Predicted 3D model of a 72-nucleotide RNA (transfer RNA) from a Candidatus Woesearchaeota archaeon. The sequence is in RNAcentral, with records from ENA. It matches the Rfam family "tRNA". About the family: Transfer RNA (tRNA) molecules are approximately 80 nucleotides in length. The coordinates come from a structure-prediction model, not an experiment, and the mean pLDDT is 81.

RNA sequence: GCGGUUGUAGUAUAGUGGUUAGUAUACGACGUUGCCAACGUUGUGACCGGGGUUCAAAUCCCCGCAACCGCA
Repeated sequence: GCGGUUGUAGUAUAGUGGUUAGUAUACGACGUUGCCAACGUUGUGACCGGGGUUCAAAUCCCCGCAACCGCA
């Protein structure tokens, strides 16, 4: 330099154009307990950046950035 894959809460992930972006974990509050842990209830928190297509984009297209793999 060229090609491919991936990018979603702190972390790990689901989500093949339309329902409030879901789950686990973490963190906060409350309950239970003599205390902690565990458990239960509840809350907080996310679509890599920019542009385009569309009535509607996490999803499709383009450019860029980053990580990984391959080729040179």